Predicted 3D model of an 87-nucleotide RNA (c-di-GMP-I riboswitch aptamer) from Thiobacillus sp.
[in-house]
RNA sequence: ACCUGCCAAGGGCAAACCCAUCGAAAGGUGGGGACGCAAAGCCACCGGUCUAAAGGGCACCAGCCCCAUGACAGCGGAGCCGCCGGG
Numbered sequence: 001a002c003c004u005g006c007c008a009a010g011g012g013c014a015a016a017c018c019c020a021u022c023g024a025a026a027g028g029u030g031g032g033g034a035c036g037c038a039a040a041g042c043c044a045c046c047g048g049u050c051u052a053a054a055g056g057g058c059a060c061c062a063g064c065c066c067c068a069u070g071a072c073a074g075c076g077g078a079g080c081c082g083c084c085g086g087g
Base pairs, nucleotide, nucleotide: 002087003086004085005084012037013036017032018031019030020029021028022027035074041080042079045077046076047075048072049071050070055066056065057064058063
């Protein structure tokens, strides 16, 4: 440097759900909690998914439709970085 993770050690993260909080929402954050994870570390560059406040369209209204500048890295890919064992 590359390959590998069925095994060892020390650890790490934490789904659903509950509480608090921020947010229009999706969702985020903190606490509890563990379904899982060898990158479940980082990163919205590509695809995908979610939401639709503002804006736009329709409508008498109720409301409906479009739309990411908002999100998701625990959907896939690219990029960056990293612990331990084995080869």

The source organism's lineage runs through Bacteria, Pseudomonadota, Betaproteobacteria, Nitrosomonadales and Thiobacillus. Of the family's consensus pairs, 100% are formed in the model. The coordinates come from a structure-prediction model, not an experiment, and the mean pLDDT is 89.